[in-house]
Parts: sequence; C1' cells; structure tokens
RNA sequence: GCCGGCUUGGCGGAAUGGCAGACGCAGCAGACUCAAAAUCUGCCGGGGGAAACUUCGUGCGGGUUCAAGUCCCGCAGCCGGCA
Repeated sequence: GCCGGCUUGGCGGAAUGGCAGACGCAGCAGACUCAAAAUCUGCCGGGGGAAACUUCGUGCGGGUUCAAGUCCCGCAGCCGGCA
C1' cells in the first nucleotide's frame, strides 16, 4: 500500500429499517440478619431541573428515509490476511 472483519451504558453482550440499550455482571437503595454473606425487591447512559419534565446519546463527520445501532460515503482506532 491492497483486501476483509469489528467499534453499542462502568464491563460482557443482544437488537428483522419501527419504544435505543434486552439479558447478565458490577454498582446504589431497601427487606431479611445481632452484624454480615447468601437470597429477595426496586433503581441503574450523559446534561439541565426541587419536582413534573426537558434535552442529548450506538467510535467521529456527512448522506438516504416518514423513521437509521442497522443502509450508503468519508475519516479514525483495533483485529486478521496479502504484498
């Protein structure tokens, strides 16, 4: 240099173009306990807000579409192959 694959919350990891983040781990709160562990229940992406709520969010930047994590283009990083 060429070709292919991958990139999604703190971590692993799903999602047929149609509620973004299932499920698990970790974390936080509560119950239970003398106390803990285990177990059970709830919560659990970022910003703003007392709350209601609002806004942003799938590596980065564009595009297509009523609608994009998903399709197209460019870039970056990582992995593999070829030279």

Notes: Transfer RNA from an uncultured Lachnospiraceae bacterium, 83 nucleotides, folded computationally. Model confidence (mean pLDDT): 80 of 100. Rfam family: tRNA. Rfam describes the family as follows. Transfer RNA (tRNA) molecules are approximately 80 nucleotides in length. By type it is a transfer RNA.